[in-house]
């Protein structure tokens, strides 16, 4: 340091997520040592046990006990043994006394405070024990435990002695302490204040004892510590804005160590506060931890300071010092004990238990060492400490071996089967011993003496052995280092974000490999970083999220012209404390290093903040003088829909009355409702009433905005020039505050022409609560008084100042010139527009009227939704305004610009795309496909154009893939392998047949004699077979936009970039064809051209043709066409016309299809991946089916007739095909055909004298017909093993619909449409399909408005799966959070009354006690504050494929939006 994630890509904005660090942590999974830390974050939650504060007999009276010594009595062995009284001595200690216990440990409830940090300050104050210094200690009395008695379950309560360093009183007072206070001082003065030298008054004391001491009493001073006060800094919410009665202050007393409303009595009426009071919320503050580059930001565990509480409220006792964690007294809850009458507790002290909870340790050992109370000491005490122990909780060291070793081992994975990988890894050789094991010396910590622990410290050139020790830690799509195989198939799962997963998953789970850490590695959680996403350093506001509607007036603030001086708040510079220690940085030292540890009198930092002292005096402030350029006023002008108020006018619409006058009018896509014979519309005349102001009129003027428009009057507000006459900084800009503020709405009365929500008819529609169309009420207007406070109130741009290139119009003005004047030019200010340099921006655009380049002060944003929404609060008559949130979803939402695509936008062009014609389809009957239904089967495919006479150029077996029934399993086919046999023929059984079972014959070819070739059988197992699945694995081929004119590319330019430019423009083509222009020049892929074909001539050779040859015809080569020539238009291109010419402007026709669409079609042609079957989804027979049939759809032959039928005569063809083949001539049959058997492998012979429409006759005479031929009966033939199911033909009979066809549709532009036959492919047979051939042979194209495709430029978009797009609302269903609710519940602080313990202080007393003030705690009321719950309700989020519609996005089909 930055990545990833909106877009079909792109640039920004802007959120979300990742990589780092950390931690008192937790959880999973591993686990070898060691050293030095750290450990209940929850329930300040309730606590068995035990221990955590005693100590002094050198203060004192007792008691006990243990020894001498005297003494009295007993027993008696006459000196020993016991009792008992007294006397020294030692010892123990339950009590009275002192001192301690207010520290030492724990904890973090409260508390936003002088609480706590940091600096002053106390002349308003204390201070026990320590230090120093000065003075003292004489006399006297008096209680009361203990102890004995009595009571009582006990606590303990009563009667009696008694001693002290206990307590009382007297004396004594250097100091002290109080009061007065002359001379004096202070002082402008005082009756103030100080007060020497004094006077009065008051007050002390205690002893032990080892005789050395150690205490005691007064006083001053010191060290340490503590108390009061003060300036500053110290969290959130204004959806808490008012608070506050002892409250502010004073007088006077009280109380305190002291100061003070500290507390009481009077007086006064103030104090605090938008620089946020108060109230709520949350919080112990801090040195320091963690992060960061730093400024910050989180934090406040372990160590230190300070502070608070010590079951829960309150209280004051003692005492130097507590309102007292292990003291007392009262309430109040809990828990214990009770003989029921009363008592006892308080681990937030060490350990430990119970619950709480994701979670946090041993009822351990010592006072050895540091320190701490007592004591003269000895000591005693001590869960403070020092130290074991339990936890990978966290940092730091260390070890699990080293060095050789390739057959690259085995064995695991992969694999293209070839090899790669684990892998020098191991095996195995060589060495070492940190560690372990054992064995051995055994230190500091302590002084001289005294060690709980250290003690497995460390040492050893001592032993023994690789020996005891790496992870079932994670990860391996990208970000992010690390890939394969296999299972699973939108399923199990994964996941920080984006996302992975529907049969070939480096993302899912497992293996093998590989990264990464490493005794630890992941995960959750939580902080900071990244995030310049809250911007002081360092962010924005035309469009992204953001300037209030107007800044028009204005207050607080905050900013401010020019000169001179003085000050020194502010800044600067420089001295002086201060910032405990610890921590941090550098150095250096001690533990083997390291963490950690010593400061070692090392140096450094602690920036701030606070704070002495002296400078300085350029800038800000302040004072003081002044100044005139900024502002204001005067004085001459100027324009104007700027305001308000009064009077006036004329066009129109509309009603009313009158008159001509007649039948429609009005609307509208088209219509209807509507008015009108009661007389409309039209037309004249009159009249009556509202509302707006044509033309001028402008990108114009006025206004702060909102807004203003006929005319004239009258009040008036403000700009602009010009002059330079006065003031003399009087400005700027504004939170609140105050005004104005389109439309619509709301209130009272008037007024109402026209227009017109709601309504009401009438249309459109599937449906129209709508766009349209007739009426029409509110409103609009206006007149009068009031509310309303929003608008896409917009330039989406706040105000103000100054500077930064011009060009051009406009509108007011002033000088200049010039004219007699008015124009014209110039030049200047104010304003309004259009373009544009530099800048500036994300892009589009601003651009002297900046969005430029600064500076001042305001407002505003911090992701989309949920929301401008709920609750509260203000405003409002009232609709509804302001003012503003969470909860939850979500990874986006958005801005600008880019290619597309699309649009019931727009321009140009083109096609049988429309018109224009001509002939079909759609109707009948038949043929054929298809759908759907049947069926055992009715095989499969194809389904809009781009499927339906397609695949199939031909299903009675066969095809055949499909059904029934029978067979066979290494197989019908193909390849090795073993065995036998040539191979093949023939005949017989039994079968529907496929086969099965036998007999008979036969012995070949080549050889090195063993065998081989190729062929039958039999076996064995690799493997064969499959029209089985997946055309969404997939080649390859095809269809189809379309034979449409488009698609790219390389260097150059131009843009931040996607991308653009070329290829656009102007012409012209059939064309991106050419041409001209032009930041673009050039290239490919397509077009055209090259290739066949037909049309004309020429050469050449030629079977055949009866024959000829200039000619026909076949083959082959060539020649011809180029806008070449002319006229005209034009810069060109290229366009008209016109000679010539067979042909004329691509000559006609055809192959031949750019980049890419449509996951188009095909795995059933072939070919292939995967996957499934394998005595079967393989094969083989027979039959049967693909040929069914209520319906519907495609494509087609025939007809409906007279431009025709039917009869007879007669003309004229081109492609083609033929040996399993055409098949002549002659005969026979009405005919299909039969029979024949020539010729012909075909320019020779067949098919085929080859035609048909046609021409000529002649019948028919409009009719279900001599039309039409369907369907049927009989009776043949031909092909084939086979013709029933199912073929083609002939002949005799039959003679259906149908009389030209609804909506809608389809092909055609010339040798084509229509029409008429032939041929050929498939084929045994079978044609109304296809492919080919020729005969006869039209009509019509104004033209491009309009259907339908296409191309090119544009334009708009919210689409890019790309309009068959995308998206909004209700309702219907699930889940979630939330507001409303009658109310419920528990809680919080406060107020009112009530009653009121215990205690201090007042009072009162017979001294026993009683009263009284204040309060803790209870109690009762009524409002308030959150918080949960709550029947039912309200929107809101989301939830692949619910339900109605189509509101937005294209002109979204009624521009869209506030």
């Nucleotide at each position: 340091a930055g990545a990833g994630u909106u877009u079909g890509a792109u640039c920004c904005u802007g959120g979300c997520u990742c990589a780092g660090g950390a931690u008192g942590a937790a959880c999973g999974c591993u686990a070898g040592c060691g050293a030095a830390a750290u450990g209940c974050c929850u329930a300040a939650c309730a606590c068995a046990u035990g221990c955590a504060a005693g100590u002094c007999g050198a203060a004192c009276g007792g008691a006990c006990c243990u020894u001498g010594c005297c003494u009295u009595g007993u027993g008696c062995u006459u000196g020993c043994a016991c009792a008992g009284a007294g006397u020294a001595a030692g010892g123990u200690u339950a009590g009275u006394g002192g001192c301690a216990a207010a520290c030492g440990a724990g904890c973090g409830a409260g508390u936003a405070a002088c609480g706590c940090g940091u600096g002053c300050u106390u002349a308003a104050c204390c201070u026990g024990c320590c230090c120093c210094g000065a003075a003292g200690a004489u006399g006297g009395g008096a209680a009361u435990a203990a102890c004995u008695g009595c009571a009582g379950a006990g606590a303990u309560g009563u009667a009696g002695c008694u001693a002290a360093u206990u307590c009382c009183c007297a004396a004594u007072a250097u100091g002290c302490u109080c009061a007065c206070g002359a001379u004096g001082g202070u002082g402008a003065a005082a009756u103030u204040c100080c007060g020497a030298u004094g006077u009065g008054a008051g007050g002390a004391a205690a002893g032990a004892u080892u005789u050395a001491u150690c205490g005691c009493u007064u006083c001053g001073g010191g060290a340490g510590g503590g108390g009061g006060g003060u300036g500053c800094g110290u969290c959130c919410u204004a959806u808490c804005a008012g608070g506050u009665a002892g409250u502010u202050g004073g007088u006077a007393g009280g109380g305190u160590a002291a100061u003070g409303g500290c507390c009481u009595a009077c007086c006064a009426a103030g104090c605090c506060a938008a620089c946020g009071a108060u109230c709520u919320a949350u919080a112990g503050c801090u040195g320091g931890u963690c992060u960061g580059a730093g400024a910050g930001g989180a934090u406040g565990a372990u160590c230190a300071g300070c502070c608070a509480g010590a079951c829960u409220g309150g209280a004051a006792c003692u005492g130097a010092g507590a309102c007292a964690c292990g003291g007392u007294c009262c309430a109040g809850a809990c828990u214990c004990c009770u003989a029921c009458g009363g008592g006892a507790g308080g681990c937030a002290g060490c350990a430990g238990u119970g619950a709480g909870g994701a979670a946090u340790c041993u009822u351990c050992c010592a006072c050895a060492a540091u320190g701490g109370g007592c004591g003269a000491a000895a000591g005693c005490c001590u869960g403070a400490u020092g130290g074991a122990g339990c936890a990978a909780c966290g940092c730091c060291g260390c070890g699990u071996g080293a060095a050789g070793g390739a057959u690259g081992a085995a064995g695991g994975c992969c694999u293209u089967c070839g090899g790669g990988u684990u892998g020098u890894a191991a095996a195995c050789u060589u060495c070492u011993u940190u560690u372990a094991u054992g064995a051995g010396u055994g230190a500091a910590g302590a002084a001289u003496a005294u060690g709980a622990c250290g003690g497995c410290c460390a040492c050893u050139c001592c032993a023994u052995g690789a020996a005891u020790a790496a992870g079932c830690c994670c990860c391996c799509g990208g970000c992010c280092u690390a890939c394969u195989a296999c299972g699973u198939g939108c399923c199990a799962g994964c996941a920080g974000c984006c996302g992975c997963g529907g049969u070939c998953a480096u993302a899912c789970g497992u293996a093998g490999g590989g990264u990464g850490c490493a005794a630890g590695c992941a995960u959750u959680a939580u902080c900071c970083g990244g995030a310049g996403u809250g911007a002081c350093u360092g962010g924005g506001c035309g469009u992204a999220a953001a300037g209030a509607g107007u800044u028009g007036c204005g207050u607080a603030g905050g900013c401010g012209g020019u000169u001179u001086a003085a000050u020194a708040a502010g800044u600067g510079a420089a001295u002086a404390g201060u910032g405990a220690a610890a921590c941090c940085u550098g150095g250096u030292g001690g533990c083997u290093c390291a963490a950690c540890c010593c400061a070692u009198a090392c140096a450094g930092a602690c920036u701030a903040u606070u704070a002495u002292u002296c400078c300085a005096a350029a800038c800000u402030g302040u004072u003081a003088a002044a100044c005139u350029c900024g502002a204001g006023a005067g004085u001459g002008g100027u324009a104007g829909a700027g305001g308000u108020a009064a009077c006036u006018g004329g066009a129109a619409u509309u009603u009313c009355u009158a008159g001509u006058g007649u039948a429609g009018g009005a609307g509208u896509g088209a219509a209807a409702u509507c008015c009108g014979u009661a007389g409309a519309u039209a037309u004249u005349a009159g009249a009556a009433g509202g509302a707006a102001c044509a033309c001028c009129a402008a990108u114009g003027g006025c206004g702060u905005a909102g807004g203003c428009a006929g005319g004239u009057u009258a009040c008036u507000g403000g700009a602009c020039c010009a002059u330079u006459u006065c003031u003399g900084a009087c400005g700027c800009u504004a939170a609140g505050g105050c005004a104005c503020g389109a439309a619509a709405g709301c209130g009272u009365g008037g007024g109402g022409a026209g227009c017109g929500a709601a309504c009401u008819g009438g249309a459109u529609u599937a449906g129209a609560u709508a766009c349209c169309c007739a009426g029409g009420u509110a409103g609009u207007c206006c007149c009068a008084c009031g509310c309303c406070g929003u608008a896409a109130a917009c330039g989406a741009u706040g105000g103000a100042u100054a500077c930064u290139a011009g060009c051009u119009g406009u509108u007011g003005g002033a000088g200049g010139u010039a004219u007699c004047g008015a124009c014209c030019c110039c030049u200047u200010c104010a304003g309004u527009a259009g373009c544009g340099a530099a800048g500036c921006u994300a892009a589009c655009g601003c651009g002297u009227u900046a969005a430029g380049u600064a500076u001042c002060c305001c407002g505003c944003c911090u992701g989309u939704g949920g929301a401008g929404u709920a609750c509260g609060g203000c405003c409002g008559c009232a609709a509804g305004g302001c003012u503003a949130a969470a909860a939850c979803a979500u990874a986006a939402a958005g801005g600008a610009a880019u290619u597309g695509a699309c649009g019931g936008g727009g321009a140009c062009c083109c096609g049988c795309a429309c018109a224009a014609g001509c002939g079909g389809u759609g109707g009948a009957u038949c043929a054929u496909g298809u759908u759907c239904u049947u069926u055992a089967a009715u095989u499969c495919g194809a389904u809009g154009a781009u499927a339906a006479a397609c695949g199939a150029a031909g299903a009675a077996c066969c095809u055949u893939a499909c059904c029934a029934g029978g067979g066979u399993u290494u197989g019908a086919c193909a390849u090795c392998c073993c065995g036998a046999g040539a191979a093949g023929a023939u005949u017989u059984a039994c079968g529907a047949a496929a086969g099965u079972a036998a007999a008979u014959u036969g012995u070949g070819c080549c050889u090195u004699u063993u065998g081989g070739a190729a062929c039958u059988c039999g076996g064995u197992g690799a493997c064969a077979g499959a029209u089985g699945a997946u055309g969404c694995a997939u080649g390859g081929c095809c269809g189809u936009c379309g034979u449409c004119a488009g698609c790219u590319c390389g260097u150059g330019u131009c843009g931040u970039g996607a991308g653009a430019u070329g290829u656009u423009u102007g012409g012209u083509u059939a064309a991106g064809u050419c041409c001209a222009u032009c930041a673009a020049c050039g290239a490919g892929c397509g077009c055209a051209a090259c290739c066949c074909u037909u049309g004309u001539g020429a050469a050449u050779a030629g079977u055949u043709g009866a024959a000829u040859u200039u000619u026909u015809c076949u083959a082959u080569u060539c020649a011809g066409a180029c806008u070449g020539c002319c006229c005209c238009g034009g810069c060109a291109a290229c366009g008209g016309g016109g000679a010539g010419g067979a042909a004329g402007g691509a000559g006609g026709g055809g192959a031949u299809g750019a980049u890419g669409u449509c996951a188009g079609g095909u795995c059933a042609g072939u070919a292939u991946u995967u996957c499934u079957c394998u005595u079967a989804c393989a094969u083989c027979c027979u039959g049967g089916g693909c040929u069914a049939g209520a319906a519907a759809c495609g494509u087609g032959a025939u007809a409906c007739a007279a431009u025709g039928g039917c009869a007879a005569g007669u003309a004229c063809a081109a492609u083609g095909c033929g040996c399993a083949g055409c098949g002549a001539a002659g005969c026979c049959g009405c005919g299909a055909g039969g029979u024949g058997a020539a010729g012909c492998a075909a320019a020779u012979c067949g098919c085929a004298c080859c035609a048909a429409a046609g021409c000529u006759u002649g019948u028919c005479c409009c009719a279900g017909u001599u039309c039409g031929g369907a369907u049927u009966g009989g009776a043949g033939g031909c092909u084939g093993a086979a013709a029933c199911u199912c073929g083609c033909c002939u002949c005799c009979a039959u003679g259906a619909a149908g009389u030209c066809g609804g909506a809608a549709u389809c092909g055609c532009u010339a040798g084509u449409a229509a029409u008429c036959g032939c041929a050929g492919g498939u084929c045994a047979g079978c044609a109304a399909a296809c492919u080919g051939c020729g005969g006869u042979g039209a009509a019509u194209a104004c033209g491009u408005u309009c259907c339908c495709g296409g191309g090119u430029c544009u334009u708009g978009u919210a689409c890019a799966c790309a309009c068959c797009g995308c998206c909004c609302g209700u309702c219907a269903a699930g889940c979630c959070a939330u507001g409303a609710a009658a109310g419920u519940g528990a809680c919080c602080a406060a107020c009112a009354c009530c009653c009121g313990a215990a205690g201090u202080c007042c009072g009162a007393u017979u001294c026993g006690u009683c009263g009284g003030c204040c309060u803790a705690a209870g109690g009762u009321g009524g409002g308030g504050g959150g918080c949960a719950u709550g029947a039912u309700u309200g929107g809101g989020g989301u939830u692949a494929a619910g339900u109605c519609g189509u509101a937005a996005c294209a002109a979204g089909g009624u521009a869209a939006c506030c």

This is a predicted structure of a 1458-nucleotide RNA (small-subunit ribosomal RNA) from an uncultured bacterium. The sequence is in RNAcentral, with records from ENA and SILVA. Rfam family: Bacterial small subunit ribosomal RNA. Rfam links the family to the GO terms ribosome and structural constituent of ribosome.